[in-house]
RNA sequence: GCCCCCAUCGUCUAGCGGCCUAGGAUGCCGCCCUUUCACGGCGGAGACCGCGGGUUCGAAUCCCGCUGGGGGCA
Numbered sequence: 001g002c003c004c005c006c007a008u009c010g011u012c013u014a015g016c017g018g019c020c021u022a023g024g025a026u027g028c029c030g031c032c033c034u035u036u037c038a039c040g041g042c043g044g045a046g047a048c049c050g051c052g053g054g055u056u057c058g059a060a061u062c063c064c065g066c067u068g069g070g071g072g073c074a
Base pairs, nucleotide, nucleotide: 001073002072003071004070005069006068007067010026011025012024013023018057028044029043030042031041032040050066051065052064053063054062
């Protein structure tokens, strides 16, 4: 330098253009349980989906560029 893949709650992730102001697990907070802790049960907060454009009636999802990470070739 060229090519390919990835980027979503703190973390790990799901999410076929419209049932998504985004679901689950874990972590965090509160309550219950327990003498207390742990385990367990219930509830709650937490992501405008890396950034900027575009397509579309409508974008986390499709397209382009950029940034960051990973891999391959040279």